Record summary
Transfer RNA from an uncultured Pseudomonadota bacterium, 84 nucleotides, folded computationally. The coordinates come from a structure-prediction model, not an experiment, and the mean pLDDT is 81. It matches the Rfam family "tRNA". Its family is annotated with triplet codon-amino acid adaptor activity in the Gene Ontology.
RNA sequence: GCCUGUGUGGCGGAACAGGUAGACGCGCCAGACUUAAAAUCUUGUGUCAUUCGUGACGUGUCGGUUCGAGUCCGACCACAGGUA
Numbered sequence: 001g002c003c004u005g006u007g008u009g010g011c012g013g014a015a016c017a018g019g020u021a022g023a024c025g026c027g028c029c030a031g032a033c034u035u036a037a038a039a040u041c042u043u044g045u046g047u048c049a050u051u052c053g054u055g056a057c058g059u060g061u062c063g064g065u066u067c068g069a070g071u072c073c074g075a076c077c078a079c080a081g082g083u084a
Stems, first nucleotide, its partner, number of pairs: 001083007010026003019067001027045002030042003046057004060076005
């Protein structure tokens, strides 16, 4: 250089054939239990704005197709594997 695969919250990882993004687990915050901890159980946990009701944005980056894209197409970036 060429070929293939992968890229989603703090981390792992779902979203099946394009139709509510982040299920589930870990971690973290708070609470319960405890003399106090651990373990266990419960609630919460992307960002910004907010009249606190909600709204907008967010899937490596930039474009394209489409009523609609994490998903399809193109270029690029990063990582992994293969190859002369």